[in-house]
């Protein structure tokens, strides 16, 4: 100090989450020791038991009685004296301290600083004076007596430091009078004087008996201590608490108090508090301080310390110096206990402890040795205060669990690429040490006072006791035989917890398979999980480690330090204005703020700094600093305030000029619509995308004239004007507000802002009364549609208009509060003034005000703003703090209502959002291309058949392929085989590979069984090499490692392939721009088939693509010339390159040439290029092929092959026979053949090319109608063969018909292949002769040697279901105006709420489940206030009977009052049938509202309507 998380990526806004520290903690796992601390946060719930406040005999009357002494004794003991002393009582002091708790309390309770001139103070200290003299009771005790007890009653005796008078009485108090000093003017202090009432107590010691000493007592003064009261300032939340108050506020008088005071009472007055938050409600003890934080702050108020409050709950007083009293009293209440039922008793929030509650918090311990307290003269007694111990890892601190050496890197675990790696010097082993541990021994400090005793000294005194000082001795330890020390022994007694996807240090294997589970956030898990569970390893901390909870931090996420408001949340709709806040220039005074200095205070502890003590540390201790505060005094006078004076620039007034839809009222005008009357006129009008509803022969629409009525004001008209905003528009008149400019006469800061408040405030809406032409929610009808509660059309009511009164909201927006000042410019426009110039305000220049655009600096997250700021500053107001829930609920205010204003929470999510970027998309735009459309030609879709697919069927119909880009596809050949499927029968180291052992040639053949595989039996028999040891190949048998799998995953993969697409794109380096994602380059202007080229340009270059290079073809040349060819020359033949011969031609096949916009003209920008032309075989890529950028589709393929993981192993492997893949109500794709005359049939006749051939092609010949058979010349091929090309051409026939078209189907007879044609082959012949007469919606191919048409060849292959596929040649067209539209694509641009990218996103009702919440007839509870009734104890006041000698008491009356009761009220909370919306859920239903022009642009306010979005 930051990090994770919104996005495809980015910047910002903004929330959520994490890392830190802390704790009176708790829980889980684990646990060796010590020191120092801490330990019921919950039920202020209830308490058994013990203890926690007594003491004094030197205050008193008495009493019990050890020790001791004396006497007696029966030796058991008894008697007397007698001190310490027990129990109880009178009396004194204490019990008001100490200890506990935090319920109440929002308060002078607390903190801090003052005041008391308005007060009290026991014990203590100092000083002064005194302590005289009487009296009567009473407890104890004794007797009698009541009661269960608690506790009494009556009679009698007695003492005091108990009680009551009397004397004296300095002071003090009250009082009369006369003064002085001070003063805050109220008084205070003080000198004298008059009067009144008012004191006491003794005990002990000593004595020379006079007294003395000491402890007490009384009076007074002072101090100290403690307390009381008052005041300033500070001190939580809610305004959805706004008004509160009757002793209330003040006065006078009286009472009361220690004391002031409405503290109380009577009378008088009507005040007092409050938006600077009264009153009410909620919560809470406050502080020093603790935690956290850089600080400012925030939070807490355990332990320790100060104050307060309380003591079962409520009330009350008494005693006392002090209490309204924790371990006192009285009363009431609740609860509990005892009881003889009559009545009593009790109060752990003291220390232990118990029950209960709770996640949770200890021993019914020891001791007064120390410190402190009470009493006492003292010894001493008491002390659950305190000192210690016990329990608890609750925290902090310290120590240890060993150290060194040790590589065969042991065994074992884990991983592995099988080589190894790792745990790991770790272990073992060897050497060493002993903190700790066990045993033994020693052994502190805490103890010094006081007391006792001894010695010495001092003051006073006649003396003694006593008092004071010094020194010695003695006595006292709970902890505890503890700390600590010494010694012996032996590594001996001692390590866990969490984590390991990122944040966040640390990785692999196995298991699991969206299951089980994890999770703080993001998120993991659907068969290869570093995220679940286990293991190994690693990391972090360590006697602890994690988790949970809470606080602060990070969070500048409430922003004082230190934030914001154009679009992210956020400017009030606008103005006026009270309070408040802020305020121009100058002079003087003052000193409240402010600054400086000093004094007091700011307790101790804590924190910080520096020392010291425990071996260190924690801890303890000493000193200092600090304590930012408050109070008082003095000084200063700049600034703010305040008082006084002056000024004019802010503001205003007067004067002059000017513009304007500024406002209100009244009047006038024309155009248009509609309606009415009349005329002309005839069949339609109107409306729409197209229609219909509607109007019209009863005369519409159209047209002319006349009239009525209402509303709105064309042109001018404008980023023009005016107004605070809303808003304002024909013309005229009247009334009226504001503004600008000019000049500078007047006032003299009069100003700015503005919480509350008041006023204005579009549209819609409401009330009353008018008005109503047009338009027009609702409504009705017609269309559209799947539906259409809409969009469109025809009608149409409220309303729109006027008057008066309400409402008070809008996307009331510049989404930008008001005011002032300052900070480059340029250019329009509106109003005014001035200058110049002129006949003239024509132009030009300057300036003020308003209103626009562009733009610099600056600002901004960016977009953008930019003198009209979103810049730089100031003043004041308003508002914001994640999204949803929700502008909702409740409460309150306003309103006639609609509703408006104010305005939450529970719950839920980890986002919601802004700007910009790149893509993708759009029923956005521009531009361009493509057989994309159009123009054409021919098809498909209809028929029959072939083939593939779906579906269905089946034992099986094996599997894959699925829009384009599956469907004559894998399959370039399913009868068996293939074959993967089904049925049946067999085998198990296997059909196949390697290794080991044994035997042997293997094989073949024969027989039996069998469907075969195979099984059984038989016959036969010894391969190759050799260095003779053996080796190799093959077969059989055996054992195990292993084989095998067309089993699964193409979403684990490689490779290969399809597709966009042969589309023109896709990128990089450097530079530049941008905070960044990114942009630029690659965009623009032209051009091209092309990101092809040219030009321009913050870009300059480059790469992969394009093109070219390669192959075929088209022309030609050179070379070569057999098997091809044959012009010329020969030979032979009926004829033929048949033969000699020849390479001229054709051809073959090797190498060249040729084409490059090269030339000319035009055009273009002088470019690139385009158009035309020449030449040429070919002309602008000549034609065709191969060649496929970055990437997309988790595209296809695990069944070509390869391959990870998983699965099967007498089977999911292997072999065999048979069947199936060929099924068949049906649907689709691709084809073939046709429907005929451009044709069919018959006869004759002509011209190719590519290819293939030894398991082959096969000629001539012969046989058969034919398929074919026979036979075999030739050919390993430019030689021979397949091989006949067909359409074409010539001739004939058929004559428009289901035909001489068409050939399906079926019957019969055959041929060929093959082990075998039944399922299930092809072909031939004879016979049969179906549908079909050009094909609906729709749809396909093709732009030239193309389409169309015609045949030929080949691969696979025994044969073939081939009409398929791949090639070859023959004949050989038509059309393209063009780019509006459909489809696909490229580029630029635009919008976007999409990014899995439109097959996207997304809204609402309804249905289901869960959750929290509002309303609600009621019902239950709580605290509160007032009224009325009753009213204990006690206080106060009064008082005749009774008691007492008296003081006085009892009793009674009044008053006050806790509590109780009654009735109603407001408030708060719980619960509730039913009900309302909300949130979250799986892939439910209905639609499609929004995002693109979202298919009717969207949105805001309001009203109405509708299943719902919505209209």
């Nucleotide at each position: 100090a930051g990090a994770g998380u919104u996005u495809g990526a980015u910047c910002c806004u903004g929330g959520c989450u994490c890392a830190g520290a802390a704790c009176g903690a708790a829980c889980g796992c684990u646990g060796g020791c010590g020191g120092c601390a801490g330990g019921c946060u919950u039920a202020a719930u209830a308490c058994a038991u013990g203890c926690a406040a007594g003491u004094c005999g030197a205050a008193c009357g008495g009493u019990u009685a050890a020790a001791g002494c004396u006497c007696c004794u029966u030796c058991g003991g008894g008697a007397g004296c007698g001190u310490a002393u027990a129990a109880a009582g009178u009396g004194g002091c204490g019990a008001a301290c100490g200890g506990g708790u935090g319920a109440g309390u929002a308060a002078c309770a607390g903190g801090u600083g003052g005041a008391u001139a308005a007060c009290c103070u026991g014990c203590c200290u100092u000083u002064u004076g005194g302590u005289a003299g009487a009296g009567g009771a009473u407890a104890a005790c004794g007797g009698c007596u009541g009661g269960a007890a608690a506790c009494g009653g009556c009679c009698g005796c007695u003492a005091a430091u108990a009680c009551u008078g009397u004397a004296u009485g300095u002071g003090a108090u009250u009082u009369u009078c006369c003064g002085g000093u001070c003063c805050c003017c109220g008084g205070a202090c003080u000198g004298g004087u008059u009067a009144a009432g008012g004191a006491a107590a003794g005990g002990c010691g000593c004595u020379u008996c006079a007294g003395c000493g000491u402890c007490g007592c009384c009076a007074a003064a002072a101090g100290a201590u403690g307390g009381a009261u008052c005041c300033g300032c500070c001190c939580c939340c809610c305004a959805u608490u706004a008004g509160c108050u009757a002793g209330u506020u003040g006065g006078u008088a009286a009472g009361g108090u220690a004391a002031c005071g409405g503290c109380u009472u009577a009378c008088c007055a009507a005040g007092g508090c409050u938006u600077c938050g009264a009153u009410g409600g909620g919560u809470a003890g406050c502080c020093g301080a603790g935690c956290u934080g850089a600080g400012a702050g925030g939070u807490u108020g355990a332990u320790c310390g100060g104050c307060c409050a309380c003591a079962c709950u409520g009330g009350a007083a008494c005693u006392g110096a002090g209490a309204u009293a924790c371990g006192g009293u009285c009363c009431a209440g609740a609860c509990a206990c005892c009881u003889a039922c009559g009545g009593g008793u009790g109060g752990c929030a003291g220390c232990a402890g118990u029950a209960g509650g709770g996640a949770a918090u200890a021993u019914u311990g020891c001791g007064c040795a120390a410190u402190g307290g009470g009493c006492g003269a003292a010894a001493g007694c008491c002390u659950g205060a305190c000192g210690c111990a016990g329990c608890c890892a609750u925290g902090c601190c310290g120590c240890g669990u060993g150290a060194g050496u040790g590589a065969u890197g042991a065994a074992g675990g884990c991983c592995u690429u099988c080589g190894g790696g790792u745990c790991g010097u770790a272990a073992a082993g060897c050497u060493c040490u002993u903190u700790u541990c066990u045993g033994a021994g020693g052994g502190a400090a805490g103890a010094a006072a006081a007391g006792u005793u001894c010695a010495g000294g001092g003051a006073g005194g006649u003396a003694a006791u006593g008092c004071c000082c010094u020194g010695g001795a003695u006595c006292u330890g709970a902890c505890g035989g503890u700390a600590c020390c010494u010694u012996a022994g032996g590594a001996a007694u001692a390590a866990g917890g969490g984590a390991c996807g990122g944040c966040u240090a640390a990785c692999u294997c196995c298991g699991u398979g969206c299951c089980a589970g994890c999770a703080g956030c993001c998120g993991c898990g659907g068969u290869a999980a570093u995220a679940c569970g286990g293991a190994g390893g690693u990391c972090c901390c360590a006697a602890g480690c994690g988790u949970u909870g809470u606080u602060c931090g990070g969070a500048u996420u409430u922003a004082c330090u230190g934030g914001g408001c154009g679009u992210a949340a956020a400017g009030g709709g606008a103005g006026c204005g009270c309070a408040g806040g802020c305020g121009g220039a100058u002079c003087g005074g003052u000193a409240a703020g402010u600054g400086g200095a000093a004094a007091g205070u700011g307790g101790a502890a804590u924190u910080c700094c520096g020392g010291g003590g425990c071996u260190c540390a924690a801890c303890c201790u000493c000193g200092g600093a600090a304590g930012u505060g408050c109070u008082u005094u003095c000084c200063a006078a700049a600034c703010u305030g305040u008082c006084g004076g002056u000024c004019u620039u802010g503001a205003g007034u007067a004067c002059g000029u000017g513009a304007g839809a500024g406002g209100a009222a009244g009047g006038c005008g024309g155009a248009a619509u509609u309606c009415a009357g009349g005329g002309u006129g005839u069949a339609g009008c109107g409306g729409u995308g197209a229609a219909a509803u509607g109007c019209u022969u009863a005369g519409a629409u159209a047209u002319c004239c006349u009239g009525a009525g209402g509303a709105a004001c064309a042109c001018c008209a404008a980023u023009g004007g005016c107004g605070a905003a809303a808003g304002c528009a024909g013309c005229c008149u009247u009334c009226u507000g504001g503004c600008a400019c000019g000049a500078a006469a007047c006032u003299g800061a009069c100003g700015c802002u503005g919480a509350g408040g008041c006023u204005c405030g579009a549209a819609a809406g409401c009330g009353u009364g008018g008005g109503g032409a047009g338009c027009g929610a609702a409504c009705a009808g017609g269309a559209u549609u799947a539906g259409a509660u809409a969009c469109c059309c025809u009608g149409g009511u409220a309303g729109u208009c006027c008057a008066c009164g309400c409402c008070g909201u809008a996307a009331a927006c510049g989404u930008u509060g008001u005011a002032u000042a300052c900070u480059a410019g340029g250019u329009g426009u509106a109003g005014g003034a001035g200058g110049u110039a002129u006949c003239g305000a024509c132009c030009c220049c300057u300036u003020c005000u308003g209103u626009g655009c562009c733009g610099c600096a600056g600002c901004u997250a960016a977009c953008g703003c930019a003198u009209u700021a979103a810049g730089u500053a100031u003043a004041c107001c308003g508002c914001c703090u994640g999204g949803g829930g929700a502008g909702u609920a409740c409460g309150c205010g306003c309103g006639c209502a609609a509703g408006c204003g104010u305005g939450a929470a529970a719950c839920u999510c980890a986002a919601a959002g802004g700007a910009a970027u790149u893509g993708a998309c759009g029923g956005g735009g521009g531009c361009c291309c493509g057989c994309a459309c159009a123009a054409g030609c021919g098809g498909u879709g209809g028929a029959g058949c072939a083939u593939g697919u779906g579906g269905u069927u089946u034992a099986a119909u094996u599997c894959g392929a699925g829009g384009c880009a599956a469907c004559g596809c894998g399959a370039a050949g399913a009868a068996c085989c293939u074959u993967a499927c089904c049925c049946a029968g067999a085998c198990u180291u296997g059909a196949c590979a390697u290794c080991c052992c044994g035997a042997g040639a293997c094989a073949u053949c024969c027989a039996u069984g069998g469907a075969a595989a195979c099984a059984u039996g038989g016959c036969u028999u010894u391969c190759c090499c050799u260095u003779c040891g053996g080796g190799g190949a093959c077969u059989c048998g055996g054992a195990g490692a292993c084989a095998g799998g067309u089993g699964u995953u193409g979403c684990a993969u490689g490779g290969c392939u399809g597709u966009c697409g042969u589309c023109a794109g896709c990128u990089c380096g450097u530079g530049u721009c941008g905070u960044g994602a990114g942009a630029u380059g690659u965009u623009g202007g032209g051009u091209u088939a092309a990101g092809u080229c040219c030009c321009g340009c913050a870009a300059c270059g480059a790469g992969c693509g394009c093109a070219a290079c390669c192959c075929c073809u088209g022309u030609u040349c050179u070379c070569a010339g057999u098997u091809a060819c044959c012009a010329g020359c020969a030979c032979a033949u009926a004829a033929u390159g048949g033969u000699g011969g020849g390479c001229a031609c054709u051809c073959u096949g090797a190498g060249g040439a040729g084409a490059c916009u090269g030339c000319c003209g035009g055009u273009g920008a002088u470019a690139a290029g385009c158009c035309g032309g020449a030449g040429g075989a070919a002309g602008g890529u000549g034609g065709g092929g191969a060649c496929g950028a970055c990437g997309u589709c988790a595209a296809g393929u695990c069944a070509u092959c390869a391959u990870g993981g998983c699965c099967c192993u007498u089977a999911c492997g292997u072999c065999u026979g048979g069947g199936g893949c060929u099924a068949c109500a049906c649907a689709c794709g691709u084809g073939c053949u046709a429907c005929a005359a451009u044709g069919g049939c018959c006869g004759g006749u002509a011209c190719a090319a590519u290819g293939a051939g030894c398991u082959g092609c096969a000629a001539u010949g012969c046989c058969g109608c034919a398929a074919g058979g026979u036979g075999g010349a030739g050919c390993u091929a430019a030689u021979c063969u397949c091989a006949a090309a067909a359409a074409g051409c010539c001739g004939g026939u058929c004559u428009c018909a289901g035909u001489u078209c068409g050939g399906a189907u079926u019957g019969g007879a055959g041929u060929c292949u093959g082990c075998a044609a039944c399922u299930c082959g092809a072909c031939u012949c004879c016979a049969u002769g179906a549908a079909g007469u050009u094909g609906g919606a729709a749809u396909c191919g093709c732009u030239a040697g193309u389409a169309a048409u015609c045949g030929c060849g080949c691969a696979u292959c025994a044969g073939c279901c081939a009409u398929g596929g791949c090639g070859c040649g023959g004949u050989g067209a038509a059309u393209a105006c063009g780019u509006u539209c459909c489809c696909g694509g490229a580029c630029c641009u635009u919008g976007u709420a999409c990014a899995c990218a439109c097959u996207g996103c997304c809204c609402g009702u309804c249905a289901a489940g869960c959750c929290a919440u509002g309303g609600a007839a009621g019902u239950c509870g709580g605290g509160u206030a007032g009224a009325c009734c009753u009213g204990a104890a006690g206080g106060c006041a009064g008082u005749a009977a009774c008691c007492g000698c008296a003081a006085g008491g009892a009793g009674c009356u009044g008053u006050u009052u806790a509590g109780g009761g009654u009735a109603g009220a407001a408030c708060c909370g719980g619960u509730a049938a039913c009900u309302g919306g909300g949130g979250c859920u799986a892939a439910g239903u209905c639609g499609u509202a929004a995002c693109a022009a979202g298919g009717u642009a969207g949105c805001c306010g309001u009203a109405c309507c509708g299943g719902g979005a919505g209209g």